c-di-GMP-I-GGC riboswitch aptamer from Helicobacteraceae bacterium 4484_230, 75 nucleotides, folded computationally.
Taxonomically the source falls in Helicobacteraceae (Bacteria, Campylobacterota, Epsilonproteobacteria, Campylobacterales).
Its mean pLDDT, the model's own confidence on a scale to 100, is 81.
It was read from a public genome assembly, where an Rfam model found it.

[in-house]
RNA sequence: UCUGAUAAAGCCAAACCAUUCGCGAGGGUGGGACGGAAAGCUACGGAUCUGAUACAGACUGCCGGGUUGCCAGCU
Numbered sequence: 001u002c003u004g005a006u007a008a009a010g011c012c013a014a015a016c017c018a019u020u021c022g023c024g025a026g027g028g029u030g031g032g033a034c035g036g037a038a039a040g041c042u043a044c045g046g047a048u049c050u051g052a053u054a055c056a057g058a059c060u061g062c063c064g065g066g067u068u069g070c071c072a073g074c075u
């Protein structure tokens, strides 16, 4: 570098509920686990969504890119 969720130690946390922020898409916190080998970070490209006069935003657990990392194994 590559491979691995069928190992071990661990990690994250969907839907939903409570609460809170936002015009909204959605976000935060707590509970909760559908799942995940990057479901870590990054809004860079595409897709989708919101608002809309222009413009501005949301979302990476939609598909890619960039970048960082644990364990085991092959080379």
Base pairs, nucleotide, nucleotide: 002073003072004071011036012035016031017030018029019028020027021026034061040067041066042065044064045063046062048058049057050056